């Protein structure tokens, strides 16, 4: 210096051809239970890494940037 892949909830991840952002996991809260796990309901929690551009509309397209990993040299 140049390729390639990610980058979305507190973690681990989806989101199909551009069309209302979502699951488990965690935390409060409640049911159950003599009581604790277990289980079972529900709440909350996002500037979709930043900027800008195309669209009636963008996590998704397109151009810089910046982190992480990975390959060449």
């Nucleotide at each position: 210096u140049c390729c390639c892949c990610g980058g979305u909830a507190g973690c681990u991840c989806a989101a199909u051809u551009g069309g209302c952002a979502g699951a488990g996991c965690g935390u409060u809260c409640g049911c159950c239970u003599g009581u604790u796990a277990a289980g079972c309901g529900a709440a909350g929690g996002g500037u979709u890494a930043c900027u800008g551009g195309u669209u009636c509309g963008a996590g998704u397209c397109c151009a810089g940037u910046c982190c992480g990993g990975g390959g060449a040299g």
This is a predicted structure of a 73-nucleotide RNA (transfer RNA) from a Minisyncoccota bacterium.
Rfam family: tRNA. It is annotated as a transfer RNA.
The sequence was found in a public genome assembly.
Its mean pLDDT, the model's own confidence on a scale to 100, is 80.